[in-house]
Molecule: RNase P RNA; transfer RNA
Organism: soil metagenome
RNA sequence: CUGACCGGAUGAUCGCGCCUGAGCGAGUCUCAGGUGAGGAAAGUCCGCACUCCACAGGGUACGGUGCCGGUGAAACACCGGGCGGGGCGACCCGACGGCAGAGUGCCACAGAGAAGCGUAUUGCGCAACGCGCACUCAAGGGUGCGCGCGUGAGGGUGAAACGGCGGUGUAAGCGACCACCAGCGUCCGCAGCGAUGCGGGCGGCUAGGCAAACCCCACCGGGAGCAAGGUCAAGCAGGCGCAAUGGGGCGACCCGUCCCGCGCCGGGUAGACUGCAUGACGCGCGGAGCAAUCCGCGCGCAAGAGAGAUGGUCAUCGGGCUGCCUUCGGGCAGCUUACAGAAUGCGGCUUAUAGGUCUG
RNA sequence: GCGGGAUUGGCCGAAUGGCUUAGGCGCUGGACUGUGAAUCCAGCCACGAGAGUUCGAUUCUCUCAUCUCGCCCCA
Repeated sequence: CUGACCGGAUGAUCGCGCCUGAGCGAGUCUCAGGUGAGGAAAGUCCGCACUCCACAGGGUACGGUGCCGGUGAAACACCGGGCGGGGCGACCCGACGGCAGAGUGCCACAGAGAAGCGUAUUGCGCAACGCGCACUCAAGGGUGCGCGCGUGAGGGUGAAACGGCGGUGUAAGCGACCACCAGCGUCCGCAGCGAUGCGGGCGGCUAGGCAAACCCCACCGGGAGCAAGGUCAAGCAGGCGCAAUGGGGCGACCCGUCCCGCGCCGGGUAGACUGCAUGACGCGCGGAGCAAUCCGCGCGCAAGAGAGAUGGUCAUCGGGCUGCCUUCGGGCAGCUUACAGAAUGCGGCUUAUAGGUCUG
Repeated sequence: GCGGGAUUGGCCGAAUGGCUUAGGCGCUGGACUGUGAAUCCAGCCACGAGAGUUCGAUUCUCUCAUCUCGCCCCA
């Protein structure tokens, strides 16, 4: 560094919720028995079951996902592999389709120049063309300097400067040209289910970055949520406004379809049962598979409250830390034992977590 | 419990991914005044926290934290 697991035990005593049974004083009483949180029950970040809206329609928006293969009910899930990056290494990380071959946008400051053009501060050069000055001349001209011109390699700027290196060429230079290398595209062969890898040929001729920028491509997504929803009971009080070319639901819009209301003020209640735990369930063994996972057999049933119980104290033991002593085996004393906590259920992810054990 | 929204100085509140994040109220100091108020001038004070994308993040993405709103019946 990594993966897996545990996360106090026993007893006494005082309590708490629910269930079952009993009692009579008929109370939300008393007694007895049973049962009673987690690895994250948390955050609510994904996904699903279930329920209602119309068993859920068409189109457009909008949102999500994004290498390949597999697993899984599904998933921003998991496993294996590929590629890229990091590390001496065990190993870890990656929103990892597309920016030459659709289009658009952005790239501050600095810098000559920031994406398709444009440029010359410094540098290099004076071949050609033009102007000026100086010198020279056999009067045709010649030489030098400056302006100008050529150039885009070097310095410099920047996160990023339009391949690298060597040569040819040149006035000096430049992918201007050539060899090699790198990179891109495409074709073929081989290996692989595939992502991809290896090898070879050809081509263009060097193409910047950003898609957690718009967008394009592929796939997916109807909405709301257990305060959903169903049954029963109790109580009150309605008023005003808007509207049928209307309003409301199908929470974005249109179509379509269904319903007849919607908004504001005001008033009432603070109930019971259900949904609600036999399930994508747990444990053990065996088998298949590298693994995720799947199959078979056996056993088990394990909180269901409703403002919300599952706790406190003491003793002994266990773990850890510190100090002292030690005959190095250990002994004694003190301190400490986390994070947190069900609320319809399930699968993940993320975050919190004293301390300990094991694997590599 | 479930769902939605927000977080920028002491308070309110704006922002195209690009200089040191506007503006108002407030606060501090000065001027004016006999003193105070008003006014004028100057100054101080911020992107909830941590990661990622990017050359660069208040802004885009993710995680965490905090705050806030809604949910029955008459209907």